[in-house]
RNA sequence: CCUUAGAGUUUGAUCCUGGCUCAGGAUGAACGCUAGCUACAGGCUUAACACAUGCAAGUCGAGGGGAAACGACAUCGAAAGCUUGCUUUUGAUGGGCGUCGACCGGCGCACGGGUGAGUAACGCGUAUCCAACCUGCCCAUCACUUGGGGAUAACCUUGCGAAAGUAAGACUAAUACCCAAUGAUAUCUCUAGAAGACAUCUGAAGGAGAUUAAAGAUUCAUCGGUGAUGGAUGGGGAUGCGUCUGAUUAGCUUGCUGGCGGGGUAACGGCCCACCAAGGCGACGAUCAGUAGGGGUUCUGAGAGGAAGGUCCCCCACAUUGGAACUGAGACACGGUCCAAACUCCUACGGGAGGCAGCAGUGAGGAAUAUUGGUCAAUGGGCGAGAGCCUGAACCAGCCAAGUAGGGUGCAGGAUGACGGCCCUAUGGGUUGUAAACUGCUUUUAUAAGGGAAUAAAGUGAGCCUCGUGAGGCUUUUUGUAUGUACCCUAUGAAUAAGCAUCGGCUAACUCCGUGCCAGCAGCCGCGGUAAUACGGAGGAUGCGAGCGUUAUCCGGAUUUAUUGGGUUUAAAGGGUGCGUAGGUUGUUUUUUAAGUCAGCGGUGAAAGUUUGUGGCUUAACCAUAAAAUUGCCGUUGAAACUGGGGAACUUGAGUGUGUUUGAGAUAGGCGGAAUGCGUGGUGUAGCGGUGAAAUGCAUAGAUAUCACGCAGAACUCCAAUUGCGAAGGCAGCUUACUAAACCAUAACUGACACUGAAGCACGAAAGCGUGGGGAUCAAACAGGAUUAGAUACCCUGGUAGUCCACGCAGUAAACGAUGAUUACUAGGAGUUUGCGAUAGACAGUAAGCUCUACAGCGAAAGCGUUAAGUAAUCCACCUGGGGAGUACGCCGGCAACGGUGAAACUCAAAGGAACUGACGGGGGCCCGCACAAGCGGAGGAACAUGUGGUUUAAUUCGAUGAUACGCGAGGAACCUUACCCGGGUUUGAACGUAGUUUGACAGGGGUGGAAACACUUUUUCUAGCAAUAGCAAAUUACGAGGUGCUGCAUGGUUGUCGUCAGCUCGUGCCGUGAGGUGUCGGCUUAAGUGCCAUAACGAGCGCAACCCUUAUCACUAGUUACUAACAGGUAUAGCUGAGGACUCUGGUGAGACUGCCAGCGUAAGCUGUGAGGAAGGUGGGGAUGACGUCAAAUCAGCACGGCCCUUACAUCCGGGGCGACACACGUGUUACAAUGGCAUGGACAAAGGGCAGCUACCUGGCGACAGGAUGCUAAUCUCCAAACCAUGUCUCAGUUCGGAUCGGAGUCUGCAACUCGACUCCGUGAAGCUGGAUUCGCUAGUAAUCGCGCAUCAGCCAUGGCGCGGUGAAUACGUUCCCGGGCCUUGCACACACCGCCCGUCAAG
Repeated sequence: CCUUAGAGUUUGAUCCUGGCUCAGGAUGAACGCUAGCUACAGGCUUAACACAUGCAAGUCGAGGGGAAACGACAUCGAAAGCUUGCUUUUGAUGGGCGUCGACCGGCGCACGGGUGAGUAACGCGUAUCCAACCUGCCCAUCACUUGGGGAUAACCUUGCGAAAGUAAGACUAAUACCCAAUGAUAUCUCUAGAAGACAUCUGAAGGAGAUUAAAGAUUCAUCGGUGAUGGAUGGGGAUGCGUCUGAUUAGCUUGCUGGCGGGGUAACGGCCCACCAAGGCGACGAUCAGUAGGGGUUCUGAGAGGAAGGUCCCCCACAUUGGAACUGAGACACGGUCCAAACUCCUACGGGAGGCAGCAGUGAGGAAUAUUGGUCAAUGGGCGAGAGCCUGAACCAGCCAAGUAGGGUGCAGGAUGACGGCCCUAUGGGUUGUAAACUGCUUUUAUAAGGGAAUAAAGUGAGCCUCGUGAGGCUUUUUGUAUGUACCCUAUGAAUAAGCAUCGGCUAACUCCGUGCCAGCAGCCGCGGUAAUACGGAGGAUGCGAGCGUUAUCCGGAUUUAUUGGGUUUAAAGGGUGCGUAGGUUGUUUUUUAAGUCAGCGGUGAAAGUUUGUGGCUUAACCAUAAAAUUGCCGUUGAAACUGGGGAACUUGAGUGUGUUUGAGAUAGGCGGAAUGCGUGGUGUAGCGGUGAAAUGCAUAGAUAUCACGCAGAACUCCAAUUGCGAAGGCAGCUUACUAAACCAUAACUGACACUGAAGCACGAAAGCGUGGGGAUCAAACAGGAUUAGAUACCCUGGUAGUCCACGCAGUAAACGAUGAUUACUAGGAGUUUGCGAUAGACAGUAAGCUCUACAGCGAAAGCGUUAAGUAAUCCACCUGGGGAGUACGCCGGCAACGGUGAAACUCAAAGGAACUGACGGGGGCCCGCACAAGCGGAGGAACAUGUGGUUUAAUUCGAUGAUACGCGAGGAACCUUACCCGGGUUUGAACGUAGUUUGACAGGGGUGGAAACACUUUUUCUAGCAAUAGCAAAUUACGAGGUGCUGCAUGGUUGUCGUCAGCUCGUGCCGUGAGGUGUCGGCUUAAGUGCCAUAACGAGCGCAACCCUUAUCACUAGUUACUAACAGGUAUAGCUGAGGACUCUGGUGAGACUGCCAGCGUAAGCUGUGAGGAAGGUGGGGAUGACGUCAAAUCAGCACGGCCCUUACAUCCGGGGCGACACACGUGUUACAAUGGCAUGGACAAAGGGCAGCUACCUGGCGACAGGAUGCUAAUCUCCAAACCAUGUCUCAGUUCGGAUCGGAGUCUGCAACUCGACUCCGUGAAGCUGGAUUCGCUAGUAAUCGCGCAUCAGCCAUGGCGCGGUGAAUACGUUCCCGGGCCUUGCACACACCGCCCGUCAAG
């Protein structure tokens, strides 16, 4: 200097741990939809599968013999034409010429091009070395190039063969081959021995001898040939370091390792061979198995890393498969040879031919990858003296959105914000949208016309000049595939050019319709079951844009393998413990060295690529050029702090010694008492034992119990403790022997001897195994008895292995502090064990342990906290989502049981830790309630009433269904109601409103048909006003209909229940990372979160209480229709009358009750008291009043309302029927079963209400329901109006003088109408029923029980129901153990739809 982003998903919520998923970039890609242009780069990743066809390596006549083909020329013929000596055609001859097929010869073919099968290797990369090597063509230097010879191919002749090809004979040349001469710094032999660390080693110079060379060609310039030396280039070899995974691959190796001597090679070497030795490699991973060409580099990443190795460059390997050599400078050779194999092709069946992993191309495989193109113009290669020839190398073009980059598809103006679409609260608005239309402008691109390159640097040919072995220059000529391309200019005209994906969150972007857990979507979470922003379509929006999405793969995010940079008490994770090998790490001082380390310099780190600067294509991509970088390796020179090596010292780490001390430390032996069981004997008699209760069992053959004696085995009461010891497991009566350890004190000795510790070795509870003992107790298995639906269990009675000992094996445990070992440092306080010191025998100091509390710090929290889970260091072990699974396979160990090591397929989006709040518990504590208990009366049995279920039906309309439905909606179904069924009618409709028009009664009465609705017909005829007109009514028109049809799970409103339970919350503060907590907890108290005290809380709100109504007492006030004490009048009776305002009563206004007073207790709040006073006493009684919320509780049929549905019907009118059915089941009631009673006669006393289409006194008639008259009252005036009770009589315990159902008959009343289907009256009939099983309901005082009265609804009434009113008027509560419900605190929790939860196993089906 540069550089680092997160999100969703486990929960009711939270913090962690932890996985899964997403947003980014990339690709030789593929697929879907779409597509106008240019430049640059790219294009079989699969079958190293098979290949038709063409091309990809030839060249040299200036090496040679030659002449098949072509051409020129010459000569000789022939023919034709004519210009008569020329032209044309044709034949022959001539290698004499240009040239040249095949052949001999030279060079090349080992390059270039392709592919990645093999290879885990000196293959590759990097660095070093070869005194152990080779190198054609090329460069430099030196020397030489002499003389001869014999063949052979081609050609010719002959033969064989289908062909490929081949054989024989004869001729001939060379830069082909051979011989000889000369020849060295080459090779060999002999000699020599300088020099070097001075040596059985390496060996220079010098001398002598032997052997070995050559080729010529030509246009006369040159080009070649041979030997030698050196260079350059290219190759060969050796070595250090680096280079994938697996140990469920641990041992491998016999030419293997080394030596001596040979062979072979260009050269070293077991490369090969003979002999000798017994080595070599391996936990720092040999061998084996799997996978793979390596590198420069590419992608990603902040980097460290991770992944990859396509195009381009370097190296390697390969060329159908396997093997082999030949030639050559170079090959064990892609387009050479031979052999073998597979395959394909030809064949005359005898035999032959071939190798695209060269460029095109074909088939096959595959999701998938191009033209059988042009040119050698340039660059490069081969040959050639050169011209030149060859070149699918190369340069170009073609196809493909397969990538990167660029530029376009227009620009400006334009609002009544047009039409259309879509949406909404819909006479209106929003949006699409300046978008369009329209006006003006531009012309990149497109089309057309014209012009038109660079790339040619250079070389060839010819001429000239300079110089002179060579070359250089000038002039001129010629050579362009791409290409008439790039580019420039002109004309035309917005003209030729936009899509894809997405829109629930992550993630930018929203509405409508359709669908209805279907169709479908989905990367994760998830969406869809009738109002889907998540499916499909539409409109709109967002993102990118000639592309956009999907799929696949890699990196990132992922600090999720953590070197940078993680963890292991409880989330996954500390080995059961120790000793100890290798390894790792390691005290103080000093000296030396320089391996590590640091610094300078040198070499290398190819180019391309990357980064930066500059430049060239109109820009960019792209390209060129320069610099940086390439973090590496090697060499060299220094430094010396740290680490390492060597030397010398030290004592504090460690160890030893000496002296006390401590302990259930270990092993072996001896001894002891209690208990248990058994044996013998005695006493003694009927049970014992056991359990929740029992039974099995034992016992009259004498048990249990008890006494005495004896035997056996095992374990050690109290002491005993958060005690002690030990490495852990573990260790407990007493004692002896032997043995191990620790602390303290001392500071004599050694002098770093230390720590940790993979392998290895040892120890290692209980159960288990083997052998032999022992066997009292207890007790798996087993047996019996119980329990239970069952009970292979829990309980009981027995009982075998085992439990004990010796020896051996086994090797595991929640072997736990769920916490590895060692060392150092970091506030305190308390208790305790054992030492030491000091002392005053209290206390305090020090050391080593064992516990508690707590600061800092740590931790997700719980918690840990000098005994760390703090701060640091060293070493070891282990972890990487859940399940599958500590399983399978393999191996090792074991007598076996089993142990150790230890996966994968598949599957899920979680699994998990800690803590919060609730709910729950057959957890705990406290408290309340007619919750239980104590009582009274009922229900459940009967008959009937009523509601429900079920069944039935044309219909039995609908709703309500545990508590919280069932005498409920309904406070009143004969018609109506009525919603249901059957039948008959109507269709802007039955009713209503507004506006308009018309009429004047369409209304009423009558008649006909009809079941009625209705249809037809007849008759009489509006009101006010002079009139206009107004009113009224009807008809009609228009606009609004109607629905008890669905959804209470779309809703409002209302209601039930928990529950009249005492709770539910908020503000600020404080605590906690947070969910949350505190307050609201604790103690006392209360009916109460009522209050008091205490208190990191202080206050407040909704609830409680109070305020309201009523009732109980009194006072004041007012007295009519109420009342009547005193006075007066008066009657058959009576407040009947005058009168009164006293009383009762009725209204209104007040008072009164507050633990206020007293006593006791208590800090207080408050409690207790046969207290006082008082009408009333501790909320006086009753009512209204129902917190936050729960039950998707109830109601769309009270009403309202969203959405959906019907519209000659799911609307509406009418007649009849049904809601009242009836085998049965249930709920709620009524009446009874009788003597505390029934019946008869006589007699007394309420309150609260109602009354004009009403209540009715009174009179008459009727047995009666009632009827006929008549009177009062619109009500404190009149009226409805009591019963139980009391008195007397009768009945006498019976299915009755109880009970009244049912049925028969006769009536009354209401009403259009009592058949289905009303109530009441009278006469007759006289059923069940004799107090009710299990179970269950209500009630705590004017209550229960019992007695009647009234009202609403209503014509009447199925009312025995509901709501009120008064009369008479009890019993009991020890108490809170239990049942039910509720409140508070606490505890556990794997529940949160919250225990009607969650969840395990078996069986069955798919």